[in-house]
RNA sequence: GCCCCGGUAGCUCAGGUGGAAGAGCGACUGCCUCGUAAGCAGUAGGUCGUGGGUUCAAAUCCCACCCGGGGCU
Repeated sequence: GCCCCGGUAGCUCAGGUGGAAGAGCGACUGCCUCGUAAGCAGUAGGUCGUGGGUUCAAAUCCCACCCGGGGCU
C1' cells in the first nucleotide's frame, strides 16, 4: 500500500432485505429480611465511531475519513 471483519447503553453483544433501537450483566429505587446477600417488581441510562450524500424517512444504502483485529505483498 491492498483486501476482509468489527465500532450500537457503564460492560458483553443482537438488530444490518430502510419506517427511527433491544437483551443479558451492571447501576439506582421499592418489596421482602433484625440487617446483608439472594429473590421479586420497577426506573434511569444511546449525537448507533466522525463527516457528507441518497431518500418522505438512515443504526441499516453510497462515499471519504478515524479507531481496533486479521490476511496478502
The RNA shown here (transfer RNA) has 73 nucleotides and comes from Candidatus Haiyanarchaeum thermophilum. The sequence was found in a public genome assembly. Its Rfam family is "tRNA". Rfam classes the family as a transfer RNA. The prediction has a mean pLDDT of 82. Lineage of the source: Archaea > Nanobdellati > Nanobdellota > Candidatus Jingweiarchaeales > Candidatus Haiyanarchaeum.